[in-house]
Molecule: transfer RNA
Organism: Candidatus Moraniibacteriota bacterium
This record gives sequence, structure tokens and C1' cells, in this order.
RNA sequence: GGGCCUGUAGCUUAGCUGGUAGAGCGUCUCAAUGGCAUUGAGAAGGUCGUCGGUUCAAGUCCGAUCAGGUCCA
Repeated sequence: GGGCCUGUAGCUUAGCUGGUAGAGCGUCUCAAUGGCAUUGAGAAGGUCGUCGGUUCAAGUCCGAUCAGGUCCA
């Protein structure tokens, strides 16, 4: 320098043929218990690495770019 893969909540991650984003763990609140642990119920937390484009509509498609991984030279 070139090819490929990955990037989504604090962490690990799902997301189909484009239709407006979920789960587990963690955090907070409430209840059960004399208390802790534990269990149950509920809540907060994301503008999907960044920028731009296509579209009525983009996590998803296209281009550029950044970071990590991998292969070739």
C1' cells in the first nucleotide's frame, strides 16, 4: 500500500426481504424477610463508530473516513 471481517445501552450481544431498536448481566425504586442474601414487580439508560448520499422511510442499501482484527505484498 491492497483485500476481507467487526463497530448497536455501563458490559456481552440480537435485529429477517429497508417500515421507525430488543434481550441477558449490571444500575435504581418498590414488595416479600427481624436484617443480609435471594426472589418477584417496575423504571432509567441508545438518536446504531463518524460524515455524506439514495429513499416517503436507513441499524439495514451506496460512498468516504476513523478504530480494532486478519490475510497478501